Background:
Transfer RNA from a Pseudomonadota bacterium, 72 nucleotides, folded computationally. It matches the Rfam family "tRNA". Its family is annotated with triplet codon-amino acid adaptor activity in the Gene Ontology. The RNAcentral record of the sequence draws on ENA. Lineage of the source: Bacteria > Pseudomonadati > Pseudomonadota.
RNA sequence: GAGGAUGUAGCUCAGAGGUAGAGCAACGGUCUUUUAAACCGUGGGUCGUGGGUUCAAAUCCCACCAUCCUCA
Numbered sequence: 001g002a003g004g005a006u007g008u009a010g011c012u013c014a015g016a017g018g019u020a021g022a023g024c025a026a027c028g029g030u031c032u033u034u035u036a037a038a039c040c041g042u043g044g045g046u047c048g049u050g051g052g053u054u055c056a057a058a059u060c061c062c063a064c065c066a067u068c069c070u071c072a
Base pairs, nucleotide, nucleotide: 001071002070003069004068005067006066007065010024011023012022013021018055026042027041028040029039030038048064049063050062051061052060
């Protein structure tokens, strides 16, 4: 220098145009002498950044940024 993959909750990841989810973690409650476990519940997101298309974009298009891989 060229090509490709990935980027979504604290972490690991789903979500193929129509109100963003799960597990774990956190917090609260029940239970227990206490802790743990178990069960019930609650909160937490400018979907990497900026544009474009669309009535509507995490999703489609373009550029850029970060990490990784391959080639030179």